[in-house]
Molecule: c-di-GMP-I riboswitch aptamer
RNA sequence: UGUCGAAAAAGGUAAACCAUUCGAAAGGAUGGGGCACAAAGCUAUAGGGCCCUCGCCGUGAGGCAGGGUAGCCAGUUGCCGAA
Repeated sequence: UGUCGAAAAAGGUAAACCAUUCGAAAGGAUGGGGCACAAAGCUAUAGGGCCCUCGCCGUGAGGCAGGGUAGCCAGUUGCCGAA
């Protein structure tokens, strides 16, 4: 240096589920919890995917518009340092 990742050290995050709470929902927040994670840090107007449907259009299927998810891919920054 690193596109590599250790039965290493230090530090970190926190799935399901439960309680409270916000939301029409997906889902979010806080506390408990701990499945896992080397970016499970950050970014939802770079982009793709997936999820939702209060509102509008439509007989309907569905569409529009909007919302959510980065622990799906991605973009970007970054700790440690054995082989």